[in-house]
């Protein structure tokens, strides 16, 4: 020097000026207001695709319906996500991809074409009857048809042919061996049965339902219908009916339970204490756990988080002065993924290929 | 913000694994003095995009973009 790989990180920088939320503290008795300090967008704040804290359905018991997952051991509060590793796919490699359980339980589908799409001989081929037409039987080596036709190649075998045998090669089973937690890998033995499960469906494990506009906190009206109804008793209660309760049903739980409506911004939830954030060390390949030190960091009325001058950095256009621009994007209950958008710049570590020593 | 539904030609709209139905418009024709209606006959523009499953996708899948409705603490 070129051309990749896998990790991680940034995502304009300073100064000056005029503004907006939000907290504190001052002026004041408190409220407007003013002044002063502080703080104020992401790496995706986004899709709303998962998972979860929280919440409310009386509890969230048990079935059943319905959804969801699909290699393996691990990681996690949990996931469909992450690590590590297995099979396969793919690159000369470094590496990267994969919705990767069963089609030998059962149904369903396989348009057209073709004889036949899972039970089947159209041409051929061989064999016998008959004797050119035609019949019966055997054949999937060859031809056509199609995406897909009886495991592939080659050799023996045979009337001809076929896993019918052999040899390499594939695929699927297996109370078998050995090795590995396991997925699986070697070996042995048996068979050669078309695809489709992102078709129903089978097997395994998971799953109540709704979402901060969930919801608590402080009223009034109105409705439905009568503040239940029979029976039993040892007066404590118990049993059936109906009627309410957020998929069904049982169990349970309630007897006014219930169900409509109204009133512009009330506090809370919610905004400093959390599966936080930074750094150091420890185990572990590694996700990721633990220990110890500092830190405190947005916030709402659906609502602030900017504008503008200077200067620097880098892009593009221009000889030049110099103009022009600065990716994708904008919190709303939080957190942990995932996918998708994103100019440009920074590091570590490796691959391959020239060329020079 | 949050929950659901949806995209098929210029408009509406069937279709849910096998070459995309039908209407209205639009174009020529046929009647007409002209033109409406009615007849007849074309045509070409279509499954919002991007990837998979499969032999085959408008339709299963799983991302993406756009549309449309509902729900506003309620004591």
């Nucleotide at each position: 020097g070129g051309a990749c790989u896998a990790c991680g990180c940034u995502g304009g920088g300073c100064g000056g000026u005029c503004g907006c939320g939000c907290g504190c503290u001052c002026g004041u008795c408190g409220a407007a207001c003013g002044a002063g300090c502080g703080u104020g967008a992401g790496g995706a704040a986004a899709g709303u695709c998962c998972g979860g804290g929280c919440u409310u359905c009386a509890u969230c018991g048990g079935g059943c319906a319905g959804g969801g997952u699909g290699c393996a051991g691990g990681a996690u509060a949990a996931c469909g996500u992450c690590c590590u590793g297995u099979c396969g796919a793919g690159g000369c490699g470094a590496c990267u991809c994969g919705a990767a359980g069963g089609a030998a339980a059962g149904u369903g589908c396989c348009a057209c074409a073709g004889a036949a799409a899972c039970a089947u001989a159209c041409c051929g081929c061989c064999g016998g009857g008959u004797u050119u037409u035609c019949c019966c039987g055997g054949u999937a080596a060859g031809g056509g048809c199609g995406a897909a036709a009886u495991c592939g190649u080659g050799a023996g075998g045979u009337a001809a042919g076929a896993g019918c045998u052999c040899a390499c090669g594939g695929a699927g089973c297996g109370u078998c061996g050995c090795g590995g937690u396991g997925a699986c890998g070697c070996g042995c033995g048996c068979u050669c049965g078309g695809g489709u499960a992102a078709a129903c469906c089978c097997c395994a494990c998971c799953u109540g339902a709704a979402g901060c506009a969930a919801g608590a906190u402080c009223g009034c009206u109105c409705g439905a219908a009568u503040c239940g109804g029979c029976c039993c008793c040892u007066c404590g209660g118990g049993g059936c009916c109906c009627g309410g309760g957020u998929g069904c049903c049982c169990a349970c739980c309630c007897g006014a339970a219930c169900g409509a409506g109204c009133a512009a911004c009330a506090u809370c939830g919610c905004a400093c204490c959390g599966a936080g954030g930074c750094g150091c060390a420890c185990g572990g390949u590694a996700a990721c756990g633990c220990g110890c030190g500092c830190c405190c960091c947005a916030g709402a009325g659906a609502g602030a988080u900017g504008g503008c001058c200077g200067u620097c950095g880098c892009c593009u256009c221009g000889c030049a002065a110099g103009a022009g621009g600065c990716a994708c994007a904008g919190a709303a209950u939080c957190c942990g993924g995932c996918u998708u958008a994103u100019a440009g710049g920074c590091g570590u570590a490796g691959u391959c290929c020239g060329u020079u020593u | 913000g949050g929950u659901g539904g949806g995209g098929u030609a210029g408009c509406c709209a069937a279709g849910u694994g096998g070459u995309c139905a039908g209407g209205c418009a639009a174009u020529g024709g046929u009647u007409u003095g002209c033109a409406a209606a009615a007849c007849c006959a074309u045509u070409a523009u279509a499954c919002g995009c991007g990837a998979g499953u499969u032999c085959g996708a408008a339709u299963c899948u799983c991302g993406u973009c756009c549309c449309c409705a509902c729900c506003u603490c309620c004591a």
Predicted 3D model of RNase P RNA and transfer RNA as a complex of 432 nucleotides. Its mean pLDDT, the model's own confidence on a scale to 100, is 77. Rfam match: Bacterial RNase P class A.